Description:
The part of an RNA shown here (small-subunit ribosomal RNA, 5' domain) has 546 nucleotides and comes from a metagenome. RNAcentral holds the full RNA, with entries from SILVA. Its mean pLDDT, the model's own confidence on a scale to 100, is 81.

Context: one part of a larger RNA
RNA sequence: GAAUGAACGCUGGCGGCGUGCUUAACACAUGCAAGUCGAACGAGAAAGGGAUUGCUUGCAAUCCUGGGUAGAGUGGCGCACGGGUGAGUAACACGUAGAUAAUCUACCUUCGAGCCUGGGAUAACUAAUCGAAAGGUUAGCUAAUACCGAAUGAAGUAAUUUGACGCGGGUUGAAUUAUGAAAGGCUGCGUAUUCUAAGGAAGCAGUUGUUUGGAGAUGAGUUUGCGGACCAUUAGUUAGUUGGUGGGGUAAAGGCCUGCCAAGGCUAUGAUGGUUAGCUGGUCUGAGAGGAUGAUCAGCCACACUGGAACUGAAACACGGUCCAGACUCCUACGGGAGGCAGCAGUGAGGAAUUUUGCGCAAUGGGGGCAACCCUGACGCAGCAACGCCGCGUGAGUGAAGAAGGCCUUUGGGUCGUAAAGCUCUGUCAAUCGGGAAGAAGUUAUGGGAGUCGAAUAGGCUUUCAUAUUGACGGUACCGGUGAAGGAAGCAUCGGCUAACUCCGUGCCAGCAGCCGCGGUAAUACGGGGGAUGCAAGCGUUAUUC
Numbered sequence: 001g002a003a004u005g006a007a008c009g010c011u012g013g014c015g016g017c018g019u020g021c022u023u024a025a026c027a028c029a030u031g032c033a034a035g036u037c038g039a040a041c042g043a044g045a046a047a048g049g050g051a052u053u054g055c056u057u058g059c060a061a062u063c064c065u066g067g068g069u070a071g072a073g074u075g076g077c078g079c080a081c082g083g084g085u086g087a088g089u090a091a092c093a094c095g096u097a098g099a100u101a102a103u104c105u106a107c108c109u110u111c112g113a114g115c116c117u118g119g120g121a122u123a124a125c126u127a128a129u130c131g132a133a134a135g136g137u138u139a140g141c142u143a144a145u146a147c148c149g150a151a152u153g154a155a156g157u158a159a160u161u162u163g164a165c166g167c168g169g170g171u172u173g174a175a176u177u178a179u180g181a182a183a184g185g186c187u188g189c190g191u192a193u194u195c196u197a198a199g200g201a202a203g204c205a206g207u208u209g210u211u212u213g214g215a216g217a218u219g220a221g222u223u224u225g226c227g228g229a230c231c232a233u234u235a236g237u238u239a240g241u242u243g244g245u246g247g248g249g250u251a252a253a254g255g256c257c258u259g260c261c262a263a264g265g266c267u268a269u270g271a272u273g274g275u276u277a278g279c280u281g282g283u284c285u286g287a288g289a290g291g292a293u294g295a296u297c298a299g300c301c302a303c304a305c306u307g308g309a310a311c312u313g314a315a316a317c318a319c320g321g322u323c324c325a326g327a328c329u330c331c332u333a334c335g336g337g338a339g340g341c342a343g344c345a346g347u348g349a350g351g352a353a354u355u356u357u358g359c360g361c362a363a364u365g366g367g368g369g370c371a372a373c374c375c376u377g378a379c380g381c382a383g384c385a386a387c388g389c390c391g392c393g394u395g396a397g398u399g400a401a402g403a404a405g406g407c408c409u410u411u412g413g414g415u416c417g418u419a420a421a422g423c424u425c426u427g428u429c430a431a432u433c434g435g436g437a438a439g440a441a442g443u444u445a446u447g448g449g450a451g452u453c454g455a456a457u458a459g460g461c462u463u464u465c466a467u468a469u470u471g472a473c474g475g476u477a478c479c480g481g482u483g484a485a486g487g488a489a490g491c492a493u494c495g496g497c498u499a500a501c502u503c504c505g506u507g508c509c510a511g512c513a514g515c516c517g518c519g520g521u522a523a524u525a526c527g528g529g530g531g532a533u534g535c536a537a538g539c540g541u542u543a544u545u546c
Stems, first nucleotide, its partner, number of pairs: 001546004006542005013392006019385002021350001026348003030345003035077003040074002043069001048065007084303003094227007103220002108216008117149003125140006156179010184208006229275003236266003241263008278300004282293004305326005328339004356382001358381003364378001365376004395425004405416004429487001431482005439473001444468010490535005495516003501530005511518002
């Protein structure tokens, strides 16, 4: 000099954009942070209508009808994403370049092939019952795109035989045998039947879903080379250890596991042990080489009160899932139960130190749904903080009787100083009044047009035009008017380094100080006044890095 997630002191006008527990991975009150689908299923509250009864004359009860998504349940998908933290980890964790002839991949895209036909349960519910509660137990009823069969036997898979390709581990064609799936829903038309109509089996069409296979995409698993902190006052270390073989296991190679056999493997090119630490893109500094660092943002990893385990699933050994153990907190009728903010706010504690228990799903993105829509503390915004960067302002011109006043003085004067006053202007910002965007694309509804499926002027699907509808921020940005210089300057320093000097007070005292050093009676070094210098809504100090 530059820098910081900074803190402290004094001071403080406005705006834009960022940033904000670096300490206790300490403990947490309260609210919210993951739901959704009635176009899978049984079932169904309220609102509405009618009748009857009571009767306080407009309310209650009962019954019928009607209504369809409030609450609960079965089922599907999601909950493995998104969000947080950096404790652990010196490791194929990370970075980079590869391998997988050793692998898997829900949803999605694309190309094929299918969806025929039965069965038994169970929750909800009802009844009984146990418990303070959390939560159960028994009996009975019922449905499905839940569960289990049979039929079909496509593709796929496995085995055997055989051909081709490859040096090879293997890849691939053909044949045979075995194995080998499913689910329906909605809309329209519509025959039988009932029959006034409405509705509506079969059937047809559309749409959506579902099963299975190939390919793609995406994501993931495993694995190899190189890079990869400090300590040798850590020198030896290792028994599933190193390799082989038989078997098991996995989506998959492998001591991954196991039986047997061999005795290997690593190591001064630093093994083993210890200390410290998430890694990287980057960030800061520097001419560079390098050094320091890893907040925010982005990629990867690890973790979710502590330790362990599996279940479900395409994927977890799962932050707001389950089980076991432990510590802690809470409830209890003492028998037993409940909990996990390193999600967003917020509280206590710790600390020099770090914000609101805010608004909204309008946008972007995500989950569910055909959709409408619902959910979303992701996100978008607002609030607080000069914490940082950037921008603007606190006025401009003129004005010498160089006013008054302060300070200094050799008493002549010098200086603050064109500074002020005065005169002439301007109107940024703030204030106030008025106008007022963009961010909105879509979706849906209505009407019209076109195309397509269809027997159809019925309906569906696709597309297009018009109108209507959607803004948290927020009456915000921005624009205009009004009036008025009015509301807006401090901080540090002035001995040398180092830009800037005098007076008074003090008298080795009080004090200063980054280094050298000042102060013991004229201190440019202490304290104050005047003046000056530097930076400026900041300025200094402290800490840390180069």